[in-house]
RNA sequence: GGUGUCUCAGGGCAAACCUGCCGAAAGGCAGGGACGCAAAGCUAGAGGGGCUUCGUGCCACGCGGCACAUGCCAGCCAGCUGCCUUC
Numbered sequence: 001g002g003u004g005u006c007u008c009a010g011g012g013c014a015a016a017c018c019u020g021c022c023g024a025a026a027g028g029c030a031g032g033g034a035c036g037c038a039a040a041g042c043u044a045g046a047g048g049g050g051c052u053u054c055g056u057g058c059c060a061c062g063c064g065g066c067a068c069a070u071g072c073c074a075g076c077c078a079g080c081u082g083c084c085u086u087c
Stems, first nucleotide, its partner, number of pairs: 002087001004085001012037002017032006035075001041080003047077002049073003055068005
């Protein structure tokens, strides 16, 4: 410097669900908990995709319906960086 097919070791993260708090919601944070993860580390103002609709606009005008991100998701793809270890 390359590599991750298999095994071992050291450590790492933590889905669903439960409790508390924040939020209109999506979702987030903390504790518990492990479905999984070799990038489940970082990036969401200037790649794609997904979720939500307080608010705004339009329609209806009785409830309501539709559209829109400036909100959110990195455990959807993508981009960037990279530990231990095998060979």

Overview:
The prediction has a mean pLDDT of 79. A computed fold for an 87-nucleotide RNA from Alicyclobacillus sp., annotated as c-di-GMP-I riboswitch aptamer. NCBI's taxonomy places the organism under Bacteria, Bacillati, Bacillota, Bacilli, Alicyclobacillus. The model forms 95% of the base pairs in the Rfam consensus.